Notes:
RNAcentral holds the sequence, with entries from Greengenes. Predicted 3D model of a 1388-nucleotide RNA (small-subunit ribosomal RNA) from an uncultured bacterium. Its Rfam family is "Bacterial small subunit ribosomal RNA". Rfam links the family to the GO terms ribosome and structural constituent of ribosome.
RNA sequence: CCCUUAAAGUUUGAUCCUGGCUCAGGACGAACGCUGGCGGCCCGCUUAACACAUGCAAGUCGAACGGAGUUAAUUUUGGUUUACUAAGAUUAACUUAAUGGCGGACGGGUGAGUAACACGUGAGCAACCUACCUUGUACAGAGGGAUAGCUUCUGGAAACGGAUGGUAAUACCUCAUGACAUAUUGAGAAGGCAUCUUCUUGAUAUCAAAGAUUUAUCACUAUGACAUGGGCUCGCGUCUGAUUAGAUAGUUGGUGAGGUAACGGCUCACCAAGUCGACGAUCAGUAACCGGACUGAGAGGUUGGACGGCCACAUUGGGACUGAUACACGGCCCAGACUCCUACGGGAGGCAGCAGUGGGGAAUAUUGCACAAUGGGGGAAACCCUGAUGCACCCAUGCCGCGUGGAGGAAGAAGGUUUUCGGAUUGUAAACUCCUGUCUUAAACGACAACAAUGACAGAACUUUAUGAGGAAGCUCCGGCUAACUACGUGCCAGCAGCCGCGGAAAUACGUAGGGAGCGAACGUUGUCCGAAAUUACUGUGGUGUAAAGGGAGCGUAAGCGGGAUCGCAAGCCAUACUCGAAUAACAUGGGCUUAACCCAGGGGCUGCCUUUAAAACUGUGGUUCCUGAAUGAAAUAAAAGGAAAACGGAAAUUCCUGGUGAAUCUGUGAAAAUAGCUAGAUAUCAACGAGGAACACCGGUGGGCGGAGGCGGCUUACUGGGCUUUUAUUGACGCUGAGGCUCGAAAGCGUGGGGAGCAAACAGGAUUAGAUACCCUGGUAGUCCACGCUGUAAACGAUGAUUACUAGGUGUGGGGGGAGUGACCCCUUCCGUGCCGCAGUUAACACAAUAAGUAUUCCGCCUGGGGAGUACGGCCGCAAGGCUGAAACUCAAAGGAAUUGACGGGGGCCCGCACAAGCGGUGGAGUAUGUGGUUUAAUUUGACGCAACGCGAAGAACCUUACCAGGGCUUGACAUUGAGUGAAAGGCAUAGAGAUAUGUCCCCCUCUUCGGAGGCACGAAAACAGGUGGUGCAUGGCUGUCGUCAGCUCGUGUCGUGAGAUGUUGGGUUAAGUCCCGCAACGAGCGCAACCCCCAUUCUCUGUUGCCAGCAUUUAAGGUGGGAACUCAGGGAAGACUGCCGCGGACAACGCGGAGGAAGGCGGGGAGGACGUCAAGUCAUCAUGCCCCUUAUGUCCUGGGCUACACACGUACUACAAUGGGAUGGACAGAGAGCAGCGAACCCGCGAGGGCAAGCGAACCCCAGAAACCAUCCCCCAGUUCGGAUUGGAGGCUGCAACCCGCCUCCAUGAAGUCGGAAUCGCUAGUAAUCGCAGGUCAGCAUACUGCGGUGAAUACGAACCCGGGCCUUGUACUCACCGCCCGUCA
Repeated sequence: CCCUUAAAGUUUGAUCCUGGCUCAGGACGAACGCUGGCGGCCCGCUUAACACAUGCAAGUCGAACGGAGUUAAUUUUGGUUUACUAAGAUUAACUUAAUGGCGGACGGGUGAGUAACACGUGAGCAACCUACCUUGUACAGAGGGAUAGCUUCUGGAAACGGAUGGUAAUACCUCAUGACAUAUUGAGAAGGCAUCUUCUUGAUAUCAAAGAUUUAUCACUAUGACAUGGGCUCGCGUCUGAUUAGAUAGUUGGUGAGGUAACGGCUCACCAAGUCGACGAUCAGUAACCGGACUGAGAGGUUGGACGGCCACAUUGGGACUGAUACACGGCCCAGACUCCUACGGGAGGCAGCAGUGGGGAAUAUUGCACAAUGGGGGAAACCCUGAUGCACCCAUGCCGCGUGGAGGAAGAAGGUUUUCGGAUUGUAAACUCCUGUCUUAAACGACAACAAUGACAGAACUUUAUGAGGAAGCUCCGGCUAACUACGUGCCAGCAGCCGCGGAAAUACGUAGGGAGCGAACGUUGUCCGAAAUUACUGUGGUGUAAAGGGAGCGUAAGCGGGAUCGCAAGCCAUACUCGAAUAACAUGGGCUUAACCCAGGGGCUGCCUUUAAAACUGUGGUUCCUGAAUGAAAUAAAAGGAAAACGGAAAUUCCUGGUGAAUCUGUGAAAAUAGCUAGAUAUCAACGAGGAACACCGGUGGGCGGAGGCGGCUUACUGGGCUUUUAUUGACGCUGAGGCUCGAAAGCGUGGGGAGCAAACAGGAUUAGAUACCCUGGUAGUCCACGCUGUAAACGAUGAUUACUAGGUGUGGGGGGAGUGACCCCUUCCGUGCCGCAGUUAACACAAUAAGUAUUCCGCCUGGGGAGUACGGCCGCAAGGCUGAAACUCAAAGGAAUUGACGGGGGCCCGCACAAGCGGUGGAGUAUGUGGUUUAAUUUGACGCAACGCGAAGAACCUUACCAGGGCUUGACAUUGAGUGAAAGGCAUAGAGAUAUGUCCCCCUCUUCGGAGGCACGAAAACAGGUGGUGCAUGGCUGUCGUCAGCUCGUGUCGUGAGAUGUUGGGUUAAGUCCCGCAACGAGCGCAACCCCCAUUCUCUGUUGCCAGCAUUUAAGGUGGGAACUCAGGGAAGACUGCCGCGGACAACGCGGAGGAAGGCGGGGAGGACGUCAAGUCAUCAUGCCCCUUAUGUCCUGGGCUACACACGUACUACAAUGGGAUGGACAGAGAGCAGCGAACCCGCGAGGGCAAGCGAACCCCAGAAACCAUCCCCCAGUUCGGAUUGGAGGCUGCAACCCGCCUCCAUGAAGUCGGAAUCGCUAGUAAUCGCAGGUCAGCAUACUGCGGUGAAUACGAACCCGGGCCUUGUACUCACCGCCCGUCA
C1' cells in the first nucleotide's frame, strides 16, 4: 500500500436525550424433539477422584546358575534270543518352578488437590546427579563361607510357614593391584562473582572386577568426556473478596553442628529481635497451568475437551525400603473406611489402564481383531510380551463430498384450495415420450501400503460387466424486527410468545388445511461463551447544574503532577544487531487422496524476554544559575453583623407582683361560638412603684459587608484571625491537588448544673367536620437561654470539587490606587469582590456564557437500568437516639431528563350567553291525562337513560296495526324468479268449524294472431330457493342528536427549531363574529362568520276576479247590481338602509357615542342555513347491508287475549283552588288553514250529542265557521261556595263486522281532593312573557299531545362579586382513555 468497522425493536399523544431489556451472527466433547440414503475424516462419562463381577493391560533372559521334567539317539545290564520291556550311563533337542540379571520410575489413565517457583517466559548453579547408549583410558590376580530350589519331617481351613540334610552361580564376602577417581595438604600459573574455580606438579589415606558362548562376539570393573533425562535458585507475569488489616515464634538473621546428589532453618544448640504488609500481608472462596481454541475490525473477552509440553494424583492418610532414578497406578509396611473368603484362629483386595457392570445423570460406544505397520521392554539371536499402537464395531456428535434423476411435455387433465362464480392457484408439477446409471443389488478382476519373507484391516479401495427410475426428503417458519398469506375452526377459552405483544364473533400472531419462504440428511429448541454493547469507554469523543453521579467545609501525610536558562548521566523513550520464543495449530505457497474435509513439505510470522551498540529532543536524575509562581519583613493607609470574653443600655415591648381609679364583662375569629379568665373585682387606666428573662426597632438596602463552610446585626473595653490596595526589601520553585488522618460543622436531640419573660412539640379542653388523633381557639410541659461535654447529620444548594492560563462587549454596586482638573462632583484607567444583560463557543434541551456548564492542564471524590434499599448481616463510632461502611434473593421492561401539542386547576387576566342579578309566570303539594321505572302477568312486544331517555320512535294499540301470549292450521310456503305440465282461477251458493280452512255445487279462461303460436292470469310435481320487526348500531352505509350559530378549524410557500412543533392565528384597539384597522418573518389561501335565499315592516309600478268600494247611479239594504281601478288586498317587478350625512371621541384608522332625515338606523325583526371535529352518542324495529343464527320454524295464516294490569316512584302536561272571578242575557273584532269515500249551508226534528232532507263547493266564489278573552246589563258576597270539577248512577247519540276487557260525545243526577303548594327547580329581554281562543296533520272513530295561526298584552336588566356553559392569552402539571385523570395506604 492493501484488507478490515452496518444495524433493528421497545418508555411518549408525538419529540429529542439518557438508559436498560431483546433480536438478527459465530461457536460447542453438547442434550432434547421430529426425520433419516451413501461415503470419507474426526470426536464420544463435562455428572459420582462413586463402587466394581469377569478377562486381559509387564515381562523377558537356559548364551548367569544348580536342578527337575519330556523326547530322541548311542551304549551297559536284567527279563526268554529277535521283537518288546525295565534300570543305569553318555550325548542332543525342548520346557521352566526357584536363585541371579535387566525391566516393572517408560508407555497408558485422571484433574481430586494446588493461588504455589505449580505453570509460562528469560536467566543462573563457582551449589548438583544421570542406569542403559556413544566415545576414550586402564584393568579383571588369588581365595572363602553361605543360601534358595531339592529331600525328609511338620504347623495351618487357607494365605502362608517352621525344622533337618546337602548344593550352584555373572548371588555374597576377604585379600592383592591401583589412577587422569575421591579426601587432606605443599608449590606454581591462569580466571572469576565475595566465599572461590580451573590447570600443572608433589605427598599421604581409601576403593574394582564375572563370566557366557556355536569363538563372530557379548557381558563385567575403575575413570574421563559427550548425549539424554532430572534436581535446585532467581527476575517478571498469573482469579475474586477489605463486610479478611494487621500477620509471624523456626518466625527473620547470625555462629556452630547434623543431613542431602546438592544450596538453604532443611533439622538442631546458642545469640540477636527481627521479617512481611495499603505497590494489599494474613485469611476466605474458586481453580491444575501453558502452546492453543472460540469470538472480535482490532484492542480485548471467554475458555483450556481432543492433539502436544509441564505439574499433581493413583481407595483415604502416613511411612520408608529397593534402586541410576520412586517415597513407586497393576511394589512393601502401618492406620481408617468399604468389599470378599473363613474351619472365627486368621487372611485377601484396590479399573482416575482396555473392554465391561451397577449407580448418578439431560447425556457419552465393543467384556472385538492383530502385533502386519510405528514404537517400547528383555534377549547374542531366533523370539516372547505389549488393551501403547494399528484396525474394525456402535453413534448424523461435528466437518466435508455425493445422491434421491435428466430432457421434452398444455387438454394448462383430474383432485385439492379459494372465489367477486368470471376465474385464480397448486402447475411443466403430474400423466405420457425419450434417455442416463452416481448410489443400491449381483458378479468378475484386484494394487500401493513391504523390504528377501510376514497383511489384523480385507478380497476393503479402485476398475469392469449386468439389471433397472426402480430402494433413498425432511424440518422449521410465514404480525413487526425477518424472507414468506389465504380459508376454516375457536371466541381473553384452548393456546402462542425471543422483545413488542396476539386471542373477548370476520385472528395473515392460537389449531388445521391449501399455498409460500428458508435450510436440506438434516431442521428446530434448550443451555453456555464472545459479538452487536462506545452498556466499565486503553484503543474509545463515557460521564457527574436538572437524566445515576461533586465528598458539608478546611488543614494536611503518603502519593500523583509541577516555572525560566545551562552543563552532565542515560532509568524511561527512540533506533541497530544477536540468542531464545518446541512441535502441532493459524496464514500464504506447493504437493497427495477422483474433489473437499483430511494429510504432507518447505516459508514468513509468533506483536514477548534477555543481551549488545548508538542518540540525547522530551520525561527522569545530579550540579550551577534566574525571578515572573509561592512566601516573608518594613512603610502607607482605607473597610467590615469575622471570632471569643467581660461589663453596660433603653420614659422600647411582653409577662408578673404591689397600690389607686372603676364596675361587668373580657378574650377569641374568615364569620362566629365555646373552652379559659372575671363580683374573692378581671379587661381598661395611672406618661404610679417594683421584679425577671429573652431579643436588640429605626439606621437596614432590588440582593451591601465579613467568614473555609456552618454562619454573623444594641453599645463599650481589652484579646485575636483573615483578606484587599500601593511602594520597597528578602528567600529562590520553597508550588498545586490530596487516599487514609485531624479539626470545624445549622436545627433537633442526649448528659450534668443553672435559668425560665415570651413562644411552644407532647398533652388537656373548645370549635369545625360524616369523622378530625389536623388546619382555628383557650391553656400548657420538655425545649428554646447560659456553662461544660456528646451527637456529626440537612434541599449542609450555585443541586455546579480545588488549582492555573487563555477567550467580544455593555451596565450597576462595595473597598482601594493612579491620571486629569483650582476643585466636592463628574470623567479616564487599574486591582480585589459582588450582580444583571449579552456574542462566539458549549448543551438533549432548559440554559451557562471572564464568578463558564467555553478552550486547555494537574489532582481528588463519585456514577453504570428501576424497585428491593441506603434496607439486612458483619464491622467501627455513639450514653442513647442513631451515624459511617453497605449487599443479595426476588421482581419489572421500563424508571428517568428537557422540551412540544392538548386537556385540566377550589391558578391569573380579558370577554360573551336569560349564566347570575333585577323582574313576570310556572313546576315540586291536589285531581286527571300521558310517558317511564318497578312490580305483576301466559303476554303485559320493543327501542331510547344526565344535559342530549321519560305527551320520545308512536302525525293518534277496540279487530287490523302487532313485532308479544294461548290455542288451532300450513311447509317450495303469505311474497319473488326459473319451472315439466295443466286451463282454469277468482267469484256465487250450501254444509262443518271460533276462523284459517275443508267438502260439495253453479259457472267452464281472457287478449292478439300470419292459426304455427305469443302474451296475460291461475293451478302446479321436483329442485334451486323464499321468508325472519331473530342477534350484533362495539362490523357498517345513510340519516339524526349534542357541544353550538360557539367563532373557530386548517393549508401552501417562506422563516425559526436537531426534533415533536412554532410562526401566520400572537400583540394594541374594535366587533355579534379569526368582523375590521394598525403593527409584526411572514405573505397568501381554503372551510366557517357575514352576504347572496324565503317571510314580515314602507313606498312606487303593473294586473283587477271569486277580492275591494272613494266618488256616481240603482237597490229587496246584502259590494247586491251598474260601474270604477282610487283604497284595502292578492301576486309579479322595482325602490329603500350604505355609518351615506353632521358633531364628538379614537391613532388622521377600524370603530363607538349623539343628532338630522327616514316606514325602518347601525346585523331592522324572524326563518332556512350547523366549519374541523367530539361523544365506539342514537337508530340492524324506516331503509340498505357484512357476518352469525332459524328452516314442518325464530317463517306464515287464523281466533281470542295482551301492549290499557297497579302497592308504589319519577318526568311532562291539562284543570283548578276563585271576585283582575263564576253564572246568565245581549253585542263586537281575527289570522292561518282543511274539504269529493270530503266540507256540508239553509230548512225541519231533538233540551242536547245528533238525525232527516238537501243547495253550493275540487273552492280569494261554497262550506268547516259560532272566534274567545273583550264590551254592556243583572246575579253571586269570600264559603269548600252559584269556586272546583274528579268519581259514580241512570238515560241517550255517533263511528265501526264489532265499543265487555278497551272509544268519543250529550242530557239528568252525584259533587272527591284542592283554600296557591317543603327542600329544590324551570321558562322568558318585546309584540317577548303571561293570557285567550282558532285551524291543521294523524284519523272510520278517538287530542289535556304535537304543529301552526292570530287576539289582548306587561314588568325588569344597577351591574359583572358569585353559580353554570363557552371563547382568547398566560401559568403549573407525575394528566394525554386527558380530573369521571393519575395515584397512596389499609383490608380481603